FMN riboswitch aptamer (RFN element) from uncultured Longilinea sp., 131 nucleotides, folded computationally. Model confidence (mean pLDDT): 79 of 100. It matches the Rfam family "FMN riboswitch aptamer (RFN element)". From the family's description: The RFN element is a highly conserved domain that is found frequently in the 5'-untranslated regions of prokaryotic mRNAs that encode for flavin mononucleotide (FMN) biosynthesis and transport proteins. NCBI's taxonomy places the organism under Bacteria, Bacillati, Anaerolineae, Anaerolineales, Longilinea.

[in-house]
RNA sequence: UAGAGCCUUCGGGGCAGGGUGAGGGAUUUCAUCCCAAUUCCCGAUCGGUGGUGAUAACCCACGAGCGCGCAAGCGCACGAUCUGGUGAAAUUCCAGGGUCGACGGUAUAGUCCGGAUAUAAGAAGGUGUUU
Numbered sequence: 001u002a003g004a005g006c007c008u009u010c011g012g013g014g015c016a017g018g019g020u021g022a023g024g025g026a027u028u029u030c031a032u033c034c035c036a037a038u039u040c041c042c043g044a045u046c047g048g049u050g051g052u053g054a055u056a057a058c059c060c061a062c063g064a065g066c067g068c069g070c071a072a073g074c075g076c077a078c079g080a081u082c083u084g085g086u087g088a089a090a091u092u093c094c095a096g097g098g099u100c101g102a103c104g105g106u107a108u109a110g111u112c113c114g115g116a117u118a119u120a121a122g123a124a125g126g127u128g129u130u131u
Stems, first nucleotide, its partner, number of pairs: 002130002005127006017042003023035005044111002046101002048062004057099002065076004081097005103114003
C1' cells in the first nucleotide's frame, strides 16, 4: 500500500397561491349558507447510490415493495430527453424546450399519513490478520 473478515458512524428531497366540490352539516323551505382534495384543474416545487474521456432525476447499473428460498440467490413489479452552444472529450457543463416518479391509506398523491425511532444501494473511519 492492497485484499478478504469484523466493528462503529453516516446514509432522500419536495405543493406558496388560486379554482372546482365527491361528500357532510345548518337554517329553512324549494331556496340560502357553512365545512370540505397538499390527491382533481391551473400553478408551485423536489431529485438516493456507484459508474461513465467532463459535474447526470430522465446514458449504464444499483436501491426502498411483493413472492419463492435455510442461505447464497432467483423471479415479479417499478419512470422519463430533445435542440442549440463551448470543448480534445459532455444525452452530465451553458442556453432553451420537454418528460418521469414503488407499495398501503385517504376524494384519484413524486410532495400528506403509514410500514420506517426500520433499512438499502453505498460512503467514511477504526480494528486485528495475511500477502